Description:
RNAcentral holds the sequence, with entries from ENA. A computed fold for a 78-nucleotide RNA from Sulfurihydrogenibium azorense Az-Fu1, annotated as transfer RNA. Its Rfam family is "tRNA". The prediction has a mean pLDDT of 82.
C1' cells in the first nucleotide's frame, strides 16, 4: 500500500428470535423510608441504531458505497 474478518444501538455496559410497537441493567432526575446520608423501594427521563444510498406495506436486521475501532494475511521500505 491491497485483501479478509469482527464490532459500531440511552451517558456506560450490553440486549432485541423469522424482517413487524426499540429495551433491560448502571449512572442521572424526583419521591417514600431517615434526625441526616446511605442501602432498600417507588416513579420519570434519557434514542437520528456510526453517515448516506437501495430492496420492501414495514429494515437495527437484508443489499450497498463510505467512516471509526480492533484482529489476522500479503507486499514494499528499513
Nucleotide at each position: 500500500c491491497g485483501g479478509g474478518g469482527c464490532a459500531g444501538u440511552a451517558g456506560c455496559u450490553c440486549a432485541a428470535u423469522u424482517g413487524g410497537c426499540a429495551g433491560a441493567g448502571c449512572a442521572g432526575c424526583g419521591g417514600a423510608c431517615u434526625c441526616c446520608a446511605a442501602a432498600u423501594c417507588c416513579g420519570c427521563a434519557g434514542g437520528u441504531u456510526g453517515a448516506g444510498g437501495g430492496u420492501u406495506c414495514g429494515a437495527g436486521u437484508c443489499c450497498u458505497u463510505c467512516c471509526u475501532g480492533c484482529c489476522c494475511c500479503g507486499c514494499u521500505u528499513u